[in-house]
A computed fold for a 394-nucleotide RNA from a Vicinamibacterales bacterium, annotated as Bacterial RNase P class A.
NCBI's taxonomy places the organism under Bacteria, Pseudomonadati, Acidobacteriota, Vicinamibacteria, Vicinamibacterales.
Its mean pLDDT, the model's own confidence on a scale to 100, is 76.
Its Rfam family is "Bacterial RNase P class A". About the family: Ribonuclease P (RNase P) is a ubiquitous endoribonuclease, found in archaea, bacteria and eukarya as well as chloroplasts and mitochondria. It is annotated as a ribozyme.
It is recorded under the gene name rnpB.
RNA sequence: GCAGCGAGACAGACGAUCAUCCGUCGUCGCGGCUCGCAAGGGCCGCGGCGGUGGGAGGAAAGUCCGAACUCCGCAGGGCAGUGCGCCGGGUAACGCCCGGUCGGGGCAACUCGAAGGACAGUGGCACAGAAAACACACAGCCGAUCGAUUGGUUCGCCGAUCGAGGCAAUGGUGAAAAGGUGCGGUAAGAGCGCACCGCGCCGCUGGCAACAGCGGUGGCAGGCAAAACCCCGCACGGAGCAAGACCAAAUAGGAAGGCUGGACGGCCCGUCUAAAGCCUUCGGGUAGGUCGCUCGAUCUCGCCAGCGAUGGCGAGGCUAGAGGAAUGAUCGUCACGCCGUUGCCGCGCAAGCGGCGAGGGCGGACAGAAUUCGGCUUACGGCUCGCUGCGAAC
Numbered sequence: 001g002c003a004g005c006g007a008g009a010c011a012g013a014c015g016a017u018c019a020u021c022c023g024u025c026g027u028c029g030c031g032g033c034u035c036g037c038a039a040g041g042g043c044c045g046c047g048g049c050g051g052u053g054g055g056a057g058g059a060a061a062g063u064c065c066g067a068a069c070u071c072c073g074c075a076g077g078g079c080a081g082u083g084c085g086c087c088g089g090g091u092a093a094c095g096c097c098c099g100g101u102c103g104g105g106g107c108a109a110c111u112c113g114a115a116g117g118a119c120a121g122u123g124g125c126a127c128a129g130a131a132a133a134c135a136c137a138c139a140g141c142c143g144a145u146c147g148a149u150u151g152g153u154u155c156g157c158c159g160a161u162c163g164a165g166g167c168a169a170u171g172g173u174g175a176a177a178a179g180g181u182g183c184g185g186u187a188a189g190a191g192c193g194c195a196c197c198g199c200g201c202c203g204c205u206g207g208c209a210a211c212a213g214c215g216g217u218g219g220c221a222g223g224c225a226a227a228a229c230c231c232c233g234c235a236c237g238g239a240g241c242a243a244g245a246c247c248a249a250a251u252a253g254g255a256a257g258g259c260u261g262g263a264c265g266g267c268c269c270g271u272c273u274a275a276a277g278c279c280u281u282c283g284g285g286u287a288g289g290u291c292g293c294u295c296g297a298u299c300u301c302g303c304c305a306g307c308g309a310u311g312g313c314g315a316g317g318c319u320a321g322a323g324g325a326a327u328g329a330u331c332g333u334c335a336c337g338c339c340g341u342u343g344c345c346g347c348g349c350a351a352g353c354g355g356c357g358a359g360g361g362c363g364g365a366c367a368g369a370a371u372u373c374g375g376c377u378u379a380c381g382g383c384u385c386g387c388u389g390c391g392a393a394c
Base pairs, nucleotide, nucleotide: 001390002389003388004387005386006385007384008383010381012334013333014332015331016330017329018328020055021054022053023052024051025050026049027048028047029046030045031044032043033042034041035040057366061377062376064375065374066373067372068371069240070239071238072237081236082235083234084233085232086100087099088098089097090096101115102113103112104111105110116231117230121229122228124224125223138171139170140167141166142165145164146163147162148161149160150159151158152157179197180196181195182194183193184192198220199218200217201216202215203214204213205212206211244291245290246289247288254282255281256280257279258278259277261273262272263271264270298317299316300315301314302313303312304311305310336363337362338361339360343356344355345354346353347352
């Protein structure tokens, strides 16, 4: 220098003017309650003006997991359903994270993996291929043994063709074809025999464990897929801040009581009745308002424990709280990146090439809290650090 791998912090700074949301203080106005004979005062709410303090993110996003919180449901047990699945640890919890194991990728730094069970059972495997699973035989090899035909013959037998039959090495198909390589062996072959590798089982050693190493033993179970059903183990009730709680109009409707009305009656009392009207009281819901609401598995710094995730201790801080949604706009200066004029420097005979670059021009991504946390995933700008490989120089 080129190519790559991993981590970290940041998300331009300052000033001026205007605007915006929340809090707070002052002042003015309006309304309500209250004290006072009154003047006036006090409290609460709303609005205007002014001062003052604060005001988005690393992902606020997707709403995919896990929780807090709230309401509903729930004796206990089971079925169904959903999710997860190597080992150890972390955590409030998790499908997340850390450290390992095994397997895949990469020369490496490093990285990826839903990584239990396929002889419990049911089913599937396109196309191609003989065959896709209780293995099979298309091409092929052999034809030792048996049979037929036939040639030769020293009459012992030797050979050819066909068949019965034997084989699975070689070829071909496929994502995948019943261990691999080599030697022996055979008619040809074959774990048929042997050595090494692989696999199963047993033992020993190391490790908390997953597992690894070593030794022995068996010629050796049998394809793939469980993100097909399924089996085994573990976990799981539902809805979500539009959760939910409180205050509470107008209108309509409900309940109780009274008046009035009707029936009995000559009248009163009384009893019965309630279709309509009026009054009072009560309770439920709606509009609207208040709370929930931001102090919390909290943030910053330091020390300690731990390889780490993380935890403990101490000190300090308070950091939006709106309810259709506030953080913005303009200008100036500086910083950063890119382009590049006059010019300067280097190389070159030259055309030109490379570097620096006053003034100047352009640019700054993804994206906006909506009850709150912990994660994952996705989007995105430049910067810094560490590491790996290759090349060059010393």